[in-house]
RNA sequence: GUCCUCGUAGUUCAAUGGAUAGAAUAUCUCCCUCCGAAGGAGGUGAUGUGAGUUCGAUUCUCGCCGAGGACA
Repeated sequence: GUCCUCGUAGUUCAAUGGAUAGAAUAUCUCCCUCCGAAGGAGGUGAUGUGAGUUCGAUUCUCGCCGAGGACA
């Protein structure tokens, strides 16, 4: 330099273009316990960025940013 894949919660993963983006784990509160652990109930927390297409975009298109890979 060319091409390919990927970017969603603190972390690991879902979501056929259509209901309030869902779960596990972590964290916080409460219950349980003599205290903890385990267990139970609840809360908080996310679509890399900018544009485009569309009635509607996490999803499709393009640029940029970032990560990984192949070739040279």

Record summary: A computed fold for a 72-nucleotide RNA from a bacterium, annotated as transfer RNA. The prediction has a mean pLDDT of 81.